Transfer RNA from Candidatus Woesebacteria bacterium CG22_combo_CG10-13_8_21_14_all_45_10, 72 nucleotides, folded computationally. It matches the Rfam family "tRNA". Rfam classes the family as a transfer RNA. RNAcentral records the identical sequence in 3 taxa.
RNA sequence: GGCUCGGUAGCUCAGCGGUAGAGCGCUACUCUUAUAAAGUAGAUGUCCAUGGUUCGAAUCCAUGCCGAGCCA
Numbered sequence: 001g002g003c004u005c006g007g008u009a010g011c012u013c014a015g016c017g018g019u020a021g022a023g024c025g026c027u028a029c030u031c032u033u034a035u036a037a038a039g040u041a042g043a044u045g046u047c048c049a050u051g052g053u054u055c056g057a058a059u060c061c062a063u064g065c066c067g068a069g070c071c072a
Base pairs, nucleotide, nucleotide: 001071002070003069004068005067006066007065010024011023012022013021018055026042027041028040029039030038048064049063050062051061052060
């Protein structure tokens, strides 16, 4: 330098055009002598950035940035 894959909640990841979800974690409450476990309720995101396409974009397209791998 070229190619491929990835970037979404604190972490691990779903989501494949119709205003974003799970598990774990976190907070409060119930239970307990207390903690843990269990149960109930709740908070949480400029979906890497900037443009473009579209009535509508996390999702499609272009460019850039970051990470991983392969080739040279």